[in-house]
RNA sequence: GUCUGGGUGGUGUAGUCGGUUAUCACGCUAGUCUCACACACUAGAGGUCCCCAGUUCGAACCUGGGUUCAGACA
Numbered sequence: 001g002u003c004u005g006g007g008u009g010g011u012g013u014a015g016u017c018g019g020u021u022a023u024c025a026c027g028c029u030a031g032u033c034u035c036a037c038a039c040a041c042u043a044g045a046g047g048u049c050c051c052c053a054g055u056u057c058g059a060a061c062c063u064g065g066g067u068u069c070a071g072a073c074a
Base pairs, nucleotide, nucleotide: 001073002072003071004070005069006068007067010026011025012024019057028044029043030042031041032040050066051065052064053063054062
């Protein structure tokens, strides 16, 4: 330099025929339980879906550019 794949709550992830209020696990907070802690159960908080633009009535999802990470080739 060229090509391919990835970027989604604190962490790891699901979700592409485009359509309600974005999924689950762990973690976090509160409650129940316990002398207390842990476990378990219940509830809750937490997301500009990497950035910019375009298409569309409507974009995490489609298109273009950028950026970053990984891999392959040179």